The RNA shown here (transfer RNA) has 72 nucleotides and comes from Didymodactylos carnosus. Rfam family: tRNA. Rfam links the family to the GO term triplet codon-amino acid adaptor activity. The family's RNA type in Rfam is transfer RNA. The RNAcentral record of the sequence draws on Rfam.

[in-house]
């Protein structure tokens, strides 16, 4: 050059076309003499970036772009 795979919250994953959730971290309140565990809440997403297709798009389709591989 070519081919697979993959990008989603600070981190680690989820979500098979219908308005994005869990974990842990983290704030903050209770609990304690006090601190860990423990319980509550509360904040953190233009889903890598532009098109397309569709009433609708994390999801389908083209392209760039990182990123890990296989092949040469």
């Nucleotide at each position: 050059c070519g081919c697979u795979u993959u990008g989603u919250a600070u981190a680690u994953c989820a979500a098979u076309g219908g308005u994005a959730g869990a974990u842990a971290a983290u704030u903050u309140u209770g609990c304690u003499a006090a601190u860990a565990a423990c319980a509550a809440a509360a904040a953190c997403g233009u889903u890598g970036u532009g098109g397309g297709u569709u009433c609708a798009a994390u999801c389908c389709c083209c392209a760039c772009c990182g990123a890990a591989g296989c092949a040469c």
Background: The prediction has a mean pLDDT of 81.